RNA sequence: UCAUCAAGAGUGGCUGAGGGACAGGCCCUGUGACGCCACGGCAACCACGCGGGCAUCCGCUUCAAAAGCGGAGCGCCGCGGUUCAGGUGCCAAUUCCUACCUCGCGAGUCCGCGGGGGGAGAUGA
Numbered sequence: 001u002c003a004u005c006a007a008g009a010g011u012g013g014c015u016g017a018g019g020g021a022c023a024g025g026c027c028c029u030g031u032g033a034c035g036c037c038a039c040g041g042c043a044a045c046c047a048c049g050c051g052g053g054c055a056u057c058c059g060c061u062u063c064a065a066a067a068g069c070g071g072a073g074c075g076c077c078g079c080g081g082u083u084c085a086g087g088u089g090c091c092a093a094u095u096c097c098u099a100c101c102u103c104g105c106g107a108g109u110c111c112g113c114g115g116g117g118g119g120a121g122a123u124g125a
Base pairs, nucleotide, nucleotide: 001125002124003123004122005121010039011038012037013036014035018028019027020026023098024097025096040091041090042089045087046086048080049079050078051077052076056072057071058070059069060068095120100117101116102115103114104113105112106111
């Protein structure tokens, strides 16, 4: 910088008091949180495999061009799923919700519901 973030997927062991990024809320937690380890699973970002397609390039054909045939390669699209084919990620709650701006409806004062945008964050490339 770009893409995605409403779906999906947990058991056991060790430890022992916090955790959900930050603030507020709300929630999880001695019926054992967070963390670590083992095994398992989810997903499909990159890689990989298969298929497709357009532009590009090369070769053949031709006097030449077009058309046709063959090939290369890159981006694009679809499918596959962890496997003696790899790198990450993830497995409470929508990124748990909100925070700033704006629109609609209700209510009537900064409140509720819904939509759009922004910011922050996470993951990958």
SAM riboswitch aptamer (S box leader) from a soil metagenome, 125 nucleotides, folded computationally. Its Rfam family is "SAM riboswitch aptamer (S box leader)". About the family: The SAM riboswitch is found upstream of a number of genes which code for proteins involved in methionine or cysteine biosynthesis in Gram-positive bacteria. Rfam links the family to the GO term regulation of gene expression. Model confidence (mean pLDDT): 75 of 100.